[in-house]
Context: one part of a larger RNA
RNA sequence: CUGGGCGUAGAGCGUGCGUAUGUGAUCGUUUAAUUCCGUUGUGAAAACCUUGGGCUCAACCUGGGAACUGCACUGCAUACUGGGCGACUAUAGUGUGGUAGAGGGUAGCGGAAUUCCUGGUGUAACAGUGAAAUGCUUAGAGAUCACAACGAACAUCCAUGGCGAAUCCUGCUACCUGGAUGACACUGACACUGAGGCACGAAAGCGUGAACAGGAUUAGGAUUAUAUACCCUGGUAGUCCACGCCCUAAACGAUGCGAACUGGAUGUUGGGUGCAAUUUGCCACGCAGUAUUGAAGCUAACGCGUUAAGUUGAACGCCUGGGGAGUACGGUUGCAAGACUGAAAUUC
Numbered sequence: 001c002u003g004g005g006c007g008u009a010g011a012g013c014g015u016g017c018g019u020a021u022g023u024g025a026u027c028g029u030u031u032a033a034u035u036c037c038g039u040u041g042u043g044a045a046a047a048c049c050u051u052g053g054g055c056u057c058a059a060c061c062u063g064g065g066a067a068c069u070g071c072a073c074u075g076c077a078u079a080c081u082g083g084g085c086g087a088c089u090a091u092a093g094u095g096u097g098g099u100a101g102a103g104g105g106u107a108g109c110g111g112a113a114u115u116c117c118u119g120g121u122g123u124a125a126c127a128g129u130g131a132a133a134u135g136c137u138u139a140g141a142g143a144u145c146a147c148a149a150c151g152a153a154c155a156u157c158c159a160u161g162g163c164g165a166a167u168c169c170u171g172c173u174a175c176c177u178g179g180a181u182g183a184c185a186c187u188g189a190c191a192c193u194g195a196g197g198c199a200c201g202a203a204a205g206c207g208u209g210a211a212c213a214g215g216a217u218u219a220g221g222a223u224u225a226u227a228u229a230c231c232c233u234g235g236u237a238g239u240c241c242a243c244g245c246c247c248u249a250a251a252c253g254a255u256g257c258g259a260a261c262u263g264g265a266u267g268u269u270g271g272g273u274g275c276a277a278u279u280u281g282c283c284a285c286g287c288a289g290u291a292u293u294g295a296a297g298c299u300a301a302c303g304c305g306u307u308a309a310g311u312u313g314a315a316c317g318c319c320u321g322g323g324g325a326g327u328a329c330g331g332u333u334g335c336a337a338g339a340c341u342g343a344a345a346u347u348c
Base pairs, nucleotide, nucleotide: 004319005318006317007302008301012316014200015199016198017197022192023191026087027086028085029084030083031082033081035077037075038074040072041071042070049065050064051063052062053061054060092187093186094185095184096183098181099180103177104176105175106174107173108172109171110154115149118146119145120144121143126135162169205245206244207243208242209241218234219233220232221231259312260311261310264293265292266291267290268289269288270287272285273284274283297304298303321348322347323346330341331340332339333338
């Protein structure tokens, strides 16, 4: 090198962009590197194989042949692969004009509710629980009415819905901006994957500042044999904002990415075409998503089933008995917490 695998048994990097590498559409022409067939030279001897001979046989010794699957030279063939040249449009992309959308960023605005402040009315409780107490209240609470303040989150619409590479994204408006999709033109293989690399990446946590309505740790009250809890009353860090780090999650569809092929049925979202048409609406076809059920097939079973876990081919990542252990050591990285990489002895 060669094997078998990766939804749930060990195994798809959290996600993308992209370098090297690897792989790559159709037609024509050329070349002949690859590939195919031959020539010549070489491939020491011995051994192995084969055919003879010699020790009474054999082991053993010995003559000949074959073989040495290799390397180099040279000639031929040109289907495939590769290189050169020329075309092509089915991959891919660009332009124009529409459509849908919680896609992203910045700024401004809004109403309900909680909390708090002030004032009016008004009187004895309120709050809380399984029951209570701490707490609050005659210095007038709770209730109710009016005015004002503040922070966080955006009820209904809301969905098996939509958008985004993923994490995620939901009040309204404006501006800036990315992607998707349909038609028509244009470019003409520009493609796929992707070791390293770069970028993004919930929550918690960290640094500096600002803000502070609800709230881990904690204090008090209960409960209890105990109560470091569940329950109640306060309330710190944090949550929120700006800038900078951290880089991990059951980061899940536990299913990497892109391509081709392989029966159907039923919803739903957004375009298109046709029929019909004043409009609404209905029907049919087909495209891009998103769901349910299921032929064949696959699977250890569960289940998957055109959104495959079916049938193929391309490049990448990962697994190789359980513990020890995602530990030790070393390295890289970080302010730290840690993260990434990652053993062995030993044991069953």